The RNA shown here (transfer RNA) has 82 nucleotides and comes from an uncultured Clostridia bacterium. Rfam family: tRNA. The family's RNA type in Rfam is transfer RNA.
């Protein structure tokens, strides 16, 4: 240098034809149980705001009433070719 394929909460990993992002496990936290714990159960758990409300899908722009999904550019990492 050309093709291809991956990027989504702390993690793993969904998300139909473009229509609530983050289901569903993990860990973290608290709370019940217990004489103490493990396990079981219950509730929290991304990010700014005092709150109302916003942001938020590798980065940046574009289409569209509406983008995680389509288009351009663009950055890591993988896999081919050469």
């Nucleotide at each position: 240098g050309c093709g291809g394929g991956u990027a989504u909460g702390g993690c793993g990993g969904a998300a139909u034809u473009g229509g609530c992002a983050g289901a569903c496990g993990c860990g973290u936290c608290g709370g019940u149980c217990u004489u103490a714990g493990a396990a079981g159960c219950c509730g929290a758990u991304g990010u700014c705001u005092a709150a109302c409300g916003g942001c938020g899908u590798g980065a940046a722009g574009g289409u569209u009433c509406a983008a995680g999904u389509c288009c351009u550019u663009u950055u890591a990492c993988c896999c081919g070719c050469a």